[in-house]
RNA sequence: GCGAGGGGUCCCUACAAUGGGGAGCUGCGAACCUGGUCAGGGACGAAAGUCAGCAGCCAUAAGCGGUGAUCUCCAUGUGUAGUGGGCCUCUCGCUCC
Numbered sequence: 001g002c003g004a005g006g007g008g009u010c011c012c013u014a015c016a017a018u019g020g021g022g023a024g025c026u027g028c029g030a031a032c033c034u035g036g037u038c039a040g041g042g043a044c045g046a047a048a049g050u051c052a053g054c055a056g057c058c059a060u061a062a063g064c065g066g067u068g069a070u071c072u073c074c075a076u077g078u079g080u081a082g083u084g085g086g087c088c089u090c091u092c093g094c095u096c097c
Stems, first nucleotide, its partner, number of pairs: 001094011012082005017076007024067005034059004042051003
C1' cells in the first nucleotide's frame, strides 16, 4: 500500500413509534340581527280567505369541542432495517521499502 472480517461513531434512506396541524366523520351551536314550519294572539276582509309573524319545534352559519379506524403535511436527543456513505479503531492475509 492492497484485500477480508469485527467493533465504535456520524450521516443518508425506508418503515414504524410518538406528538402536533389539516381533511374527513361527528356532537353542540343564533332572544332579534339565518332559513323552514309557525299554536296562541295580531293586521286586512262582510265572509271565504289573505298577510306579517312572537314563543315552541326542525335545520344550519360563524364559532366551540370530540375522533378508534382512514387520507395528508410537519416535527422528534425514539425504535428497527439497509448489498448505502464518511471517519476512527481492532484482527488476519498478501505485497513493497
Molecule: Bacterial small signal recognition particle RNA
Organism: Planctomycetota bacterium